[in-house]
RNA sequence: AAAGUAGUCCAGGCGAUCGCGGGGUAUGAUACCCUGAGGAAAGUCCGAACACCAUAGGGCAGGGUGCUCCAUAACGUGGAGUCGCGGCAACGCGAAGGAAAGUGCAACAGAAAGCAUACCGCCAAAACGCCGAUGUUAAUCGGUGUUUGGUAAGGGUGAAACGGUGCGGUAAGAGCGCACCAGUUUCUCGGGUGACCGGGAAAGCUCGGCAAACCCCACCCGGUGCAAGACCAAAUAGGGGAACGUUGAGGGUGGCCCGUCCAAGUUCCCGGGUAGGUCGCAAGAGUUGCCUGGCAACAGGCACCCAUAGAUGAAUGAUCGCUAACCCUGCCAGGGCAAUCUGUCGGGGAUACAGAAUUCGGCUUACGGACUGCUUUGGCC
RNA sequence: GUCCCCAUCGUCUAGCCCGGCCAAGGACACCGGCCUUUCACGUCGGCAACACCGGUUCGAAUCCGGUUGGGGACGCCA
Numbered sequence: 001a002a003a004g005u006a007g008u009c010c011a012g013g014c015g016a017u018c019g020c021g022g023g024g025u026a027u028g029a030u031a032c033c034c035u036g037a038g039g040a041a042a043g044u045c046c047g048a049a050c051a052c053c054a055u056a057g058g059g060c061a062g063g064g065u066g067c068u069c070c071a072u073a074a075c076g077u078g079g080a081g082u083c084g085c086g087g088c089a090a091c092g093c094g095a096a097g098g099a100a101a102g103u104g105c106a107a108c109a110g111a112a113a114g115c116a117u118a119c120c121g122c123c124a125a126a127a128c129g130c131c132g133a134u135g136u137u138a139a140u141c142g143g144u145g146u147u148u149g150g151u152a153a154g155g156g157u158g159a160a161a162c163g164g165u166g167c168g169g170u171a172a173g174a175g176c177g178c179a180c181c182a183g184u185u186u187c188u189c190g191g192g193u194g195a196c197c198g199g200g201a202a203a204g205c206u207c208g209g210c211a212a213a214c215c216c217c218a219c220c221c222g223g224u225g226c227a228a229g230a231c232c233a234a235a236u237a238g239g240g241g242a243a244c245g246u247u248g249a250g251g252g253u254g255g256c257c258c259g260u261c262c263a264a265g266u267u268c269c270c271g272g273g274u275a276g277g278u279c280g281c282a283a284g285a286g287u288u289g290c291c292u293g294g295c296a297a298c299a300g301g302c303a304c305c306c307a308u309a310g311a312u313g314a315a316u317g318a319u320c321g322c323u324a325a326c327c328c329u330g331c332c333a334g335g336g337c338a339a340u341c342u343g344u345c346g347g348g349g350a351u352a353c354a355g356a357a358u359u360c361g362g363c364u365u366a367c368g369g370a371c372u373g374c375u376u377u378g379g380c381c
Numbered sequence: 382g383u384c385c386c387c388a389u390c391g392u393c394u395a396g397c398c399c400g401g402c403c404a405a406g407g408a409c410a411c412c413g414g415c416c417u418u419u420c421a422c423g424u425c426g427g428c429a430a431c432a433c434c435g436g437u438u439c440g441a442a443u444c445c446g447g448u449u450g451g452g453g454a455c456g457c458c459a
Base pairs, nucleotide, nucleotide: 001377002376003375004374005373006372007371008370009369010368012323013322014321015320016319017318018317020036021035022034023033024032025031026030038353042364043363045362046361047360048359049358050225051224052223053222057258058257059256060255062221063220064219065218066217067081068080069079070078071077082096083094084093085092086091097216098215102214103213104210105209119155120154121151122150123149126147127146128145129144130143131142132141133140134139163181164180165179166178167177168176182206184203185202186201187200188199189198190197191196229279230278231277232276239270240269241268242267243266244265250262251261252260272458273457274456286305288303289302290301291300292299293298326349327348328347329346330345332343333342334341335340382455383454384453385452386451387450388449391409392408393407394406401439411427412426413425414424415423432448433447434446435445436444
């Protein structure tokens, strides 16, 4: 200096004039004071608080999570680790239980894709035949064709072919045997809370892949949601029709069943009226600072602070001036081999993504700038 | 604000549940040829797409996640 990687912070400030929402004080009007968007307010992907439903009882179906330990109100979140994959590395990602519980899939190619195989090959071991040699009338040796048989080491196909390398052995081969390595099962020692890591011994030799395939196992899940819910007011047509029902129809907050509760009305269709106001509405699993414990996430204790948005077609804006970070540029000075860097002054431009709507803890996505740590590469001293 | 559904040629659609026969099918439109005196009709052929980005898998339009875009529902009286 370049490339990369991890983390933290900010998201302009001040003044003047005019204009808005909420709260407070004093008033007949009106005046003054305080205050007024975000790290993502976004997507609506998760979890809860809170509200209502008597059943938030049991079960089925359904849904979610899935290595270990810890944290949390909880979570599919976070912290620390283990294992696997990617990367030269710093680091990043993980949907990370089970394939000997069962079922299923693997197109095309290939002989054959779960306990299956012989396409090309190899084998003179067996039978029949042919040729040649030896030698003698009986055989032997070599080569070769067909059939039977053996074979899965070599070759081919494929993403993947039933352990790998070497030696021996065999008619030719094969864990057939042996040595080493990997894997599986069993036993054992050490470290760790644990996932797991390291070491030793024995045995049959080898008992693939896919569960973001159905499934099995372990744990968890009542539902609906502030447009929840509570209260007040007003208006019209408490109009018309149909079905079921008093022997329990119908209803009881996703579906089905059981149990249980209410019950004389219930449901559906046509038509009519209204669409208003108040509360919920912001003081909290709260912010900030310090101390203790902890690797950390976080927990506990103490202290301070909170008139710090609460709208409801939806407020926080407009203009002017100065100025900060940032970008471009000019002169001068300094450092350096160079690339280029630093400082003062001057001029010009000037922030990105984007706006609360019950609240909070996370995740994901969009985006301007500053700072810090670490890794790799190149150059110089 | 909350909840639900969808995205395939220029247009309308099949395929997704259960991953390979997808070289992504069909119809209309467009282009070219044939037929016809010419046009129309007919007939033969062609061009043309899985919204985008990742992941699982040998293989993804199809299974899983995220982003973008589009559509729908949510009050009371009687």

Predicted 3D model of RNase P RNA and transfer RNA as a complex of 459 nucleotides. It holds a member of the Rfam family "Bacterial RNase P class A". Rfam's curators write: Ribonuclease P (RNase P) is a ubiquitous endoribonuclease, found in archaea, bacteria and eukarya as well as chloroplasts and mitochondria. The family's RNA type in Rfam is ribozyme.